[in-house]
Background
The prediction has a mean pLDDT of 80. A computed fold for a 101-nucleotide RNA, annotated as SAM riboswitch aptamer (S box leader).
RNA sequence: ACGACAUCAAGAGAGGUGGAGGGAACAGGGCCCUGCGAAACCCGGCAACCAGGCAUGGCCAUGGUGCUAAUUCCCCCGAGGUCAUACUCGGAAGAUGUAAA
Numbered sequence: 001a002c003g004a005c006a007u008c009a010a011g012a013g014a015g016g017u018g019g020a021g022g023g024a025a026c027a028g029g030g031c032c033c034u035g036c037g038a039a040a041c042c043c044g045g046c047a048a049c050c051a052g053g054c055a056u057g058g059c060c061a062u063g064g065u066g067c068u069a070a071u072u073c074c075c076c077c078g079a080g081g082u083c084a085u086a087c088u089c090g091g092a093a094g095a096u097g098u099a100a101a
Base pairs, nucleotide, nucleotide: 004098005097006096007095008094013043015042016041017040021033022032023031028075029074030073044068045067046066049064050063051062052060053059054058072093076091077090078089079088080087
């Protein structure tokens, strides 16, 4: 790497540096965010997966990750549904964590 398991409708700054881009592989499309300042980094915050602590159906939030516009922003496949959309469910793909190898 591949595979396994769990979760993915909630939550999180009117801060600093920075300067033009950005939106979870690549390519493309849609739709958005952005000089009332993008990415990135720092600080802050959220959460509570792992470790840890405790008065252990749970609580804390010290450490390790993660996250901090929009459902995983939408786009694929199947089923339901509709005149057709919409919409609902499942899957795939992806993201994060954990264990194992």
It matches the Rfam family "SAM riboswitch aptamer (S box leader)". Rfam's curators write: The SAM riboswitch is found upstream of a number of genes which code for proteins involved in methionine or cysteine biosynthesis in Gram-positive bacteria.